[in-house]
Context: one part of a larger RNA
RNA sequence: GAACGAACGCUGGCAGCGUGGAUUAGGCAUGCAAGUCGAACGCAAAUCGGGUUUGUGUUCCGCAAGGGCGGCCCGAGGAGAGUGGCGGAAGGGUGAGGAAUACGUGGGUAAUCUACCUUCAAGUUGGGGAUAACCCGGCGAAAGCUGGGCUAAUACCGAAUGUGGUCACUGGGCGCAGGCCUGGAUGACUGAAGGUGGGGCCGGGCUUCGGCCCGCCUAUCGCUUGGAGAUGAACCCGCGUCCUAUCAGCUUGUUGGUGAGGUAACGGCUCACCAAGGCUAUGACGGGUAGCUGGUCUGAGAGGAUGGUCAGCCACACUGGGACUGAGACACUGCCCAGACUCCUACGGGAGGCUGCAGUCGAGAAUCAUUCGCAAUGCGCGAAAGCGUGACGAUGCGACGCUGCGUGGAGGAUGACGGCCUUCGGGGUGUAAACUCCUGUCGUUCGGGAACAAGGGCCGCGGCGUUAAUACCGCCGCGGAGUGAUUGUACCGAAAGAGGAAGCCACGGCCAACUCUGUGCCAGCAGCCGCGUUAAGACAGAGGUGGCGAGCGUUGUUC
Numbered sequence: 001g002a003a004c005g006a007a008c009g010c011u012g013g014c015a016g017c018g019u020g021g022a023u024u025a026g027g028c029a030u031g032c033a034a035g036u037c038g039a040a041c042g043c044a045a046a047u048c049g050g051g052u053u054u055g056u057g058u059u060c061c062g063c064a065a066g067g068g069c070g071g072c073c074c075g076a077g078g079a080g081a082g083u084g085g086c087g088g089a090a091g092g093g094u095g096a097g098g099a100a101u102a103c104g105u106g107g108g109u110a111a112u113c114u115a116c117c118u119u120c121a122a123g124u125u126g127g128g129g130a131u132a133a134c135c136c137g138g139c140g141a142a143a144g145c146u147g148g149g150c151u152a153a154u155a156c157c158g159a160a161u162g163u164g165g166u167c168a169c170u171g172g173g174c175g176c177a178g179g180c181c182u183g184g185a186u187g188a189c190u191g192a193a194g195g196u197g198g199g200g201c202c203g204g205g206c207u208u209c210g211g212c213c214c215g216c217c218u219a220u221c222g223c224u225u226g227g228a229g230a231u232g233a234a235c236c237c238g239c240g241u242c243c244u245a246u247c248a249g250c251u252u253g254u255u256g257g258u259g260a261g262g263u264a265a266c267g268g269c270u271c272a273c274c275a276a277g278g279c280u281a282u283g284a285c286g287g288g289u290a291g292c293u294g295g296u297c298u299g300a301g302a303g304g305a306u307g308g309u310c311a312g313c314c315a316c317a318c319u320g321g322g323a324c325u326g327a328g329a330c331a332c333u334g335c336c337c338a339g340a341c342u343c344c345u346a347c348g349g350g351a352g353g354c355u356g357c358a359g360u361c362g363a364g365a366a367u368c369a370u371u372c373g374c375a376a377u378g379c380g381c382g383a384a385a386g387c388g389u390g391a392c393g394a395u396g397c398g399a400c401g402c403u404g405c406g407u408g409g410a411g412g413a414u415g416a417c418g419g420c421c422u423u424c425g426g427g428g429u430g431u432a433a434a435c436u437c438c439u440g441u442c443g444u445u446c447g448g449g450a451a452c453a454a455g456g457g458c459c460g461c462g463g464c465g466u467u468a469a470u471a472c473c474g475c476c477g478c479g480g481a482g483u484g485a486u487u488g489u490a491c492c493g494a495a496a497g498a499g500g501a502a503g504c505c506a507c508g509g510c511c512a513a514c515u516c517u518g519u520g521c522c523a524g525c526a527g528c529c530g531c532g533u534u535a536a537g538a539c540a541g542a543g544g545u546g547g548c549g550a551g552c553g554u555u556g557u558u559c
Stems, first nucleotide, its partner, number of pairs: 001559004006555005013405006019398002026361003030358003035086003040083002043080001047076006054070003060067002093316003102241008112233002117229008125159001127157002134149006164190005169184006194221006202215005242288003249279003254276008291313004295306004318339005341352004369395001371394003377391001378389004408438004418429001420427002442500001444495005458480008503548005508529003514543005524531002
């Protein structure tokens, strides 16, 4: 000099863009952060409509007919919980651990898996038994548990079908090789689920004769098997990646082989047997420290330091261990066990996990709102409308950083007053002020006023495709209405009026900037040299001067 996720002191006008728990991976009140699908399924509250040989014996109104209210039946409706599917392995947080099962880079898998998605081929037949919800009971303070009964499915289970796939046999081709590719015939094993929309003829069933349901055809979304792709994941190898020798020897599943098991898959991954190996001064083993990288800071570079925000990878989710489900986890807001801690309890027993967003306590020099919205982007579910989303988009707070703007401009004296110095003549503050004439940024007030919105869906019209079909459905085009948290915001215009807006540090040398007064080795200063013991340019105050300026200094750290 430059830099910072900074802190502290004094000071502080506005805006834009960034950025903000670095310490206790310490403990957490409260709210929210993962749901969705009725076009898989059976129930079903409120409410509404219709019917009724029903009740209201004089007890709601009416003389009555009837009405009202209630009961029952039918229909609409769809809160709500449940079965089932997909998603809760993403997104979000943190850096404790880990020096290599990590990361970076380059290869390999002839040793692998991959839900959703794309594409291709073939299929989607016919049956069965349950169970939750619900109803009736029991136990318990609660959490919850339990007995009996009814019922549905794209839930569950047999059977059929095998285009395919796997295994066994075999021909040919290729490869350095374990093998790969392409054929053949036989045998064994291996699969499924329906939903929704529309319909001319035909067929069947029911009928209150209005129709309704089923078959059949068709469209679409699914389902099953397999091939290919894409994406994601797994494993293996080479090289690189901090300090320490005041750590020199380490190792028994250890090193290799055979066989078996296990895995998606190779492998001591595991096991049995056999052999006695394997690593190490090019640092094994041990100890310490640490998430790694793209990058960031500095520097002319070489290098050094660093890894916050953003992006990629890894690891973790109260601590330790374990598996289940699943395409995928050994799973942050899933399960089980143990432990510590907190809470509830009727003392028998239970509940919990902010290293998600806010917020709180603690510790600390130190780090924000218990805000608004799903309008946009993205993700999950859904045919879609849509629903959800503390991801995200916004606003708020903090001079924490960077950048921009302002706090006025011009004129104005041989130069006011005041304070300061003085050799008492004067000098300097100083065109500075006053005063005159202007301007109107920012702020204030008033008025106007965007973009981020397009798509999906809806309505109307047209075309094409599909089809038996001018239904339905799909695609394309045109037109219309409608969708904004920020927001009456950005921006624009007008009005008034210099009005609301300057400080901080230094002045002995390094180092730009000097005098007076006070003090008298005292009080004090100080980065180093050093100042202060009666004229201190070094302490304190004042005037003046220098530097930077909404900042200026100090401290810490790095180059």
Predicted 3D model of a 559-nucleotide part of an RNA (small-subunit ribosomal RNA, 5' domain) from a metagenome. The prediction has a mean pLDDT of 85.